Background:
Predicted 3D model of a 1522-nucleotide RNA (small-subunit ribosomal RNA) from a Pseudomonadota bacterium. It was read from a public genome assembly. It matches the Rfam family "Bacterial small subunit ribosomal RNA".

[in-house]
RNA sequence: AAACUGGAGAGUUUGAUCCUGGCUCAGAACGAACGCUUGCGGCAUGCUUAAAACAUGCAAGUCGUACGAGAAAGGGGCUUCGGCCCUGAGUAGAGUGGCGCACGGGUGAGUAACACGUAACUAAUGUUCCUCUUCGCUGGGGAUAACUUCGGGAAACCGGAGCUAAUACCGAAUGAUCUGAUGAGGUCUCUGGACUUUAUCGGUAAAGCCGUAAGGCGCGAGGAGAUCAGGUUGCGGCCCAUUAGCUAGUUGGUAGGGUAAUGGCCUACCAAGGCUACGAUGGGUAGCUGGUCUGAGAGGAUGAUCAGCCACACUGGAACUGAAACACGGUCCAGACUCCCACGGGAGGCAGCAGUUGGGAAUAUUGGACAAUGGGGGAAACCCUGAUCCAGCAAUGCCGCGUGAGCGAUGAAGGCCUUCGGGUCGUAAAGCUCUUUUAGCGGGGACGAAGGGCAACUUGACGGUACCCGCAGAAAAAGCACCGGCUAACUCCGUGCCAGCAGCCGCGGUAAUACGGAGGGUGCAAGCGUUGUUCGGAAUUAUUGGGCGUAAAGCGCGUGUAGGCGGCUAAGAAAGUCUGGUGUGAAAGCCCGAAGCUUAACUUCGGAAGUGCACUGGAUACUACUUAGCUAGAGGGUUAGAGAGGAAAGCGGAAUUCCUGGUGUAGGGGUGAAAUCCGUAGAUAUCAGGAGGAACACCGAUGGCGAAGGCAGCUUUCUGGCUAACAUCUGACGCUGAGACGCGAAAGCGUGGGUAGCAAACAGGAUUAGAUACCCUGGUAGUCCACGCCCUAAACGAUGGAUACUAGAUGUUGGAGUACCUAAUAGCUUCAGUAUCGUAGCUAACGCGUUAAGUAUCCCGCCUGGGAAGUACGGUCGCAAGAUUAAAACUCAAAGGAAUUGACGGGGGCCCGCACAAGCGGUGGAGCAUGUGGUUUAAUUCGAUGCUACGCGAAAAACCUUACCUAGACUUGACAUCCUGUGCUACCCUAUGAAAGUAGGGGUUCCCGCAAGGGACGCAGAGACAGGUGCUGCAUGGCUGUCGUCAGCUCGUGUUGUGAGAUGUUGGGUUAAGUCCCGCAACGAGCGCAACCCUCGCCGUUAGUUACCAUCAUUAAGUUGGGCACUCUAGCGGAACCGCUUGGCUAUAAGCCAGAGGAAGGUGGGGAUGACGUCAAGUCCUCAUGGCCCUUAUGUCUAGGGCUACACACGUGCUACAAUGGGAAGGACAAAUCGUUGCUACUUCGCAAGAAGAUGCUAAUCGCAAAAACCUUUCCUCAGUUCGGAUUGGAGUCUGCAACUCGACUCCAUGAAGCUGGAAUCGCUAGUAAUCGUGGAUCAGAACGCCACGGUGAAUACGUUCCCGGGCCUUGUACACACCGCCCGUCACACCAUGGGAGUUGGUUUUACCGGAAAACGCUGAGCUAACCGUAAGGAUGCAGGCGUUUAUGGUAGGGCUGAUGACUGGGGUGAAGUCGUAACAAGGUAGCCGUAGCGGAAGCUGCGGCUGGAUCACCUCCUUU
Repeated sequence: AAACUGGAGAGUUUGAUCCUGGCUCAGAACGAACGCUUGCGGCAUGCUUAAAACAUGCAAGUCGUACGAGAAAGGGGCUUCGGCCCUGAGUAGAGUGGCGCACGGGUGAGUAACACGUAACUAAUGUUCCUCUUCGCUGGGGAUAACUUCGGGAAACCGGAGCUAAUACCGAAUGAUCUGAUGAGGUCUCUGGACUUUAUCGGUAAAGCCGUAAGGCGCGAGGAGAUCAGGUUGCGGCCCAUUAGCUAGUUGGUAGGGUAAUGGCCUACCAAGGCUACGAUGGGUAGCUGGUCUGAGAGGAUGAUCAGCCACACUGGAACUGAAACACGGUCCAGACUCCCACGGGAGGCAGCAGUUGGGAAUAUUGGACAAUGGGGGAAACCCUGAUCCAGCAAUGCCGCGUGAGCGAUGAAGGCCUUCGGGUCGUAAAGCUCUUUUAGCGGGGACGAAGGGCAACUUGACGGUACCCGCAGAAAAAGCACCGGCUAACUCCGUGCCAGCAGCCGCGGUAAUACGGAGGGUGCAAGCGUUGUUCGGAAUUAUUGGGCGUAAAGCGCGUGUAGGCGGCUAAGAAAGUCUGGUGUGAAAGCCCGAAGCUUAACUUCGGAAGUGCACUGGAUACUACUUAGCUAGAGGGUUAGAGAGGAAAGCGGAAUUCCUGGUGUAGGGGUGAAAUCCGUAGAUAUCAGGAGGAACACCGAUGGCGAAGGCAGCUUUCUGGCUAACAUCUGACGCUGAGACGCGAAAGCGUGGGUAGCAAACAGGAUUAGAUACCCUGGUAGUCCACGCCCUAAACGAUGGAUACUAGAUGUUGGAGUACCUAAUAGCUUCAGUAUCGUAGCUAACGCGUUAAGUAUCCCGCCUGGGAAGUACGGUCGCAAGAUUAAAACUCAAAGGAAUUGACGGGGGCCCGCACAAGCGGUGGAGCAUGUGGUUUAAUUCGAUGCUACGCGAAAAACCUUACCUAGACUUGACAUCCUGUGCUACCCUAUGAAAGUAGGGGUUCCCGCAAGGGACGCAGAGACAGGUGCUGCAUGGCUGUCGUCAGCUCGUGUUGUGAGAUGUUGGGUUAAGUCCCGCAACGAGCGCAACCCUCGCCGUUAGUUACCAUCAUUAAGUUGGGCACUCUAGCGGAACCGCUUGGCUAUAAGCCAGAGGAAGGUGGGGAUGACGUCAAGUCCUCAUGGCCCUUAUGUCUAGGGCUACACACGUGCUACAAUGGGAAGGACAAAUCGUUGCUACUUCGCAAGAAGAUGCUAAUCGCAAAAACCUUUCCUCAGUUCGGAUUGGAGUCUGCAACUCGACUCCAUGAAGCUGGAAUCGCUAGUAAUCGUGGAUCAGAACGCCACGGUGAAUACGUUCCCGGGCCUUGUACACACCGCCCGUCACACCAUGGGAGUUGGUUUUACCGGAAAACGCUGAGCUAACCGUAAGGAUGCAGGCGUUUAUGGUAGGGCUGAUGACUGGGGUGAAGUCGUAACAAGGUAGCCGUAGCGGAAGCUGCGGCUGGAUCACCUCCUUU
């Protein structure tokens, strides 16, 4: 100088967010166990389970200086050989006696208790041994064991007779300050007594031994101390109230007994007490403490090793001895078990140390030594000591050390990965140079030893150990777990929701950093992981340090007991409180400072601390207490006031129903629509009269009253509470309130009434798939009254009560006051209520906000994840229904609150669209074409499947295509690249074959180069490879469809919200449009819209050939000359912008309506153009591509077949059904394409399709080419036809190797269905629909399809209620895979735990009774009896025996509590794809929910009352702004 020093979070509920809330993880620890691994040492620790049972050995003896007696073997000697003597030896071993055995050692069963801890008391006590001190120890007696002998017994052992000693036993003597009795005095005191002095009379003691001696050791009686022990008390530390009452020796007293001692400890008598909500009694569990682990602490958990205390010693009971025991290695009895036995009887107790068996996941040697420390005995030597000290075993823990160090890049080999370049293991290895701890070998070698004894002397288990020196050599020495996130660490292969992993979340269904292996990496290291347990994190039981409006949580409400808390002033005392001191708080441990082992762990020394308890001195602000006052709280009084406050009685009118009578006639009633029902026996309607019950319109109201439930016609009686004013009285009388008591909607129950309407149940009618419902017609309990129960509701403000404080604004109810002359109203002030908005503040947010959910105080109640469950069992209450109190097993990782963005709604508002409506024309009916499904087939290739598949991929299936089937062939291949060899290449011919091909013959190359050789091409060969329309569109790219040409989708900065997010983008207008304007915490911007692009419409200009032709000439003809005016062509421009000297509307805006002008007018028409995204949409068969699969085949070639099938169903079309038409004849007017493998004029032939010949055109030149509808004329005259054209027969043409399967077209003949189409459904808003024809792509040929072109050319739109789709705003939501969502209950199946259960079987406890061992006590003691008395007889005494009381185990009977099990049974939970419905979430399609009652397969439905935690519309009220 110090003892101070210390606090982290993460994952997981959601599409996302904040909160609540549980689960899980990271840390530390252990007497641990298990798995893998293992070099050395030190120090610790080691049956947590069966207080289960134990073989064997040892664990308590010692003393000859208390006592008597006393061997044997061996040795020596003698001997008559029988034995004797000496020695061994006063030894060994026994016995009497003394001390010890009550310590030490073990264990934790019992015990919830003065057992333990702590602090006191003992004036209510004892104490061997030890220390100090005082006084003594005289003189006798009788036995007895050992021993001897006899006997019994298998044994254990026992008995009879005889001998003997003592510090054994017994009298006598002496004797106190000991002790008893009776007195007297003093001191102290807790007043009970204690201590002390003294007088008298009684009682009570002893042992010797050693020593020559001195003396020592003992013995007796007192006193003191020390130690140890007994007893009493305050306080402290477990769970259950589903244990609420317990107790007869019980509580107390008196007397006695007993004890070392108090005491019901015991007994007798008397009294009737004692304990308990501050938890008795009962049940469960448990040895307690110092401490240990954890924690920042407060705490929580724990009680191994070490230390203190207690309890126990096979189980139960009992005493004896002793200073101390009711005694672990003592006794007796009973019981269970084990052993011996001659069956008569005996023996035993490891929870001492080792050890064995058993149990268990699991815990060591039948070791050494008394050398040290300590204990017992002894005078001592010494003996004993499984206490102890050591060693052995075990990585069980803590600590330390090592397994090498330096240099070393061809970055070796090899492994792994790879983008094939390389990277990594990796300076790692090899190699070179060093070192030698530890282990090994050799040598030396302790401390621990002090003491004891003494003439000499001698003592170490550990141990030849620690330590020291030397020797050789990198030599002998690294594993385990992990690598998806939490959590440090990543790749490949295998596997394919399998195998498996997993602490939580979760991985695995063909590209797994999550499974298994490998490489690499990370972490710890002689260990590493796993499992278990405890604390922590967890503020997740919250004292420090939480909550209760909606997340779990305020009792339905009041009155009030105990308790808790409590206004102002003063005094007293000092209990709490604060402070000083004293004692104690054992040691060890923790902490601090030192020291010793090489260090550390470990150990030693000193300190600090031990927050506590007790005593004591002081302080007196606060709290409590006592006393005296006060009036602000509270209460009383007086005067006023409002009110559906309560109870009882009486009265009233309207309405419903019923009855009677009248009028009157065919319907009424009811519904979405109906029917059941009522009515010609007269209903409904209407009038009059009557009966009866229930409820009280208007006023009436975010009005009033009440504690809550609740309360409404009027009057009367009785009665509770509240408010104001006055400031007159009392003087803290107050607040809250566990239990308790009372009240308590509706439903329900009991008894008796009553019953008009309404109405569970029930019946019928509807609806429906069903309809145990919703709707309708009836209808009983009930609803009403009286009395008695029940006691629950969303009993809600989901907000306990009281008090105080903290901005306001605006209503409303009831009072009081108030100035201006007065009064009224209004205003203002104030008190008490009741509402809305709002500041600060609070809140997770929503919201609350002087009526708090704000700021504080006091008291009560309640919560601690979801489900199981407000259930079971038990208790209480109830007539019952049921209420109240109230769990667990098991199961899940969530359940939940508020708010956000979407999506959705059989929610709302606004708006748009050929969405509806208004129209026109179709489809659906017929025939045919075409596609699809289905079926069939050897194959009918594959794909597309609501809108968004189905005349789709396919802008062309006879072969080819072609992917399919059958058959025949090939295998480096039909196709690509590389290598080697070869030159028989091509071409021609023959055979065979369906062809591909196979076999054979003839025949012989090209280019470059001087050459060598090279290249092209063909053939042959070997392998790398080719090839795949095989799979996966759910591995992908690209492309495409759809919402949708809908008007949306976003961003930056700012602002706002804890946040997800919001704002902008909403609002008022407007638009086709998020188009524009205005406003606005927003200001800007991007992708979309629009525009820019193409085309059509007008004009200008330029250019005129192949187009054109006004003028001039010419021709049959723009034919030619000529012309560029016009048309046209195709380049470039102009033009339209709500622009306007216009009007109206709107907000003086944007814009809209109208008008003028204009070719065109409000985007002029059409096209191209498709935001962010959605649908795992479509496509691996266009193409590309990952992965997988096939490789003499899933590849390639060839022929034939199939894709064209056909009971059927659907889609899309064509042609029709006719007269607005059909046939015939004649006549007119387009646009846009296309054409040399082509279009073809023209001529001839053919009825025609077409054929033959031939011409022009590479196209504004020639051709296809005729446009058709139309116009004119004529026939048909309403019919299956002169409509319609299918089908079929015959004959042909064309293309093509080839028209059989399977083409198109032509002619002749045939002449089907069909007379305008059911339910339903499609397209279209103007040059559109409708109708008419024309062309093109594909293509040898083959469109009714597709794409394009022009001709003729309408009708209708009032409008947005409805259907569909979409956009914006808003609302609800239990949806987010987003309504094709979510989700409830029965039933069926499997598994799991659990309740009931006739019972069965254990445990524990209790009551009554029976019985009663040993023992103790009492009585007795006729039998027996050494010491004393007595001469003797005998007495005294003692013993055996007997009886009684108490009593263990036991028995019988009846209870309580509890465990296991049980046929059957109840509900509960869990379980990818079971059944039935659809109850809830949106207005969930009948709003939902709560309580109650009835009913029903089930969710559930209905009645009655209640709640909003109901949407929507309307109205009212209030608030804010103007």